Predicted 3D model of a 72-nucleotide RNA (transfer RNA) from Chrysochromulina tobinii. Rfam family: tRNA. The family's RNA type in Rfam is transfer RNA. Its family is annotated with triplet codon-amino acid adaptor activity in the Gene Ontology. The gene name in the source record is tRNA-His.

RNA sequence: GUAAAAAUAGUUUAAUGGUUAGAAUUUCCGUUUGUGGUACAGAAGAUAAAGGUUCAAUUCCUUUUUUUUACC
Numbered sequence: 001g002u003a004a005a006a007a008u009a010g011u012u013u014a015a016u017g018g019u020u021a022g023a024a025u026u027u028c029c030g031u032u033u034g035u036g037g038u039a040c041a042g043a044a045g046a047u048a049a050a051g052g053u054u055c056a057a058u059u060c061c062u063u064u065u066u067u068u069u070a071c072c
Stems, first nucleotide, its partner, number of pairs: 001071007010025004018055001026044003030040002048064005
């Protein structure tokens, strides 16, 4: 340089164009315990950036950024 793939909570991830974007873990609070841990209950936390298509975009299209793989 060419081609392909990926980017969602602090982390690992799900989601046929249509419900308040779901779950695990982490953090915080409470119960349990003599204390801690475990267990249980609750809460907080996310769509890489910009633009376009559409009544409606995490999803489709374009560009940019970052990462990975293959070729050169």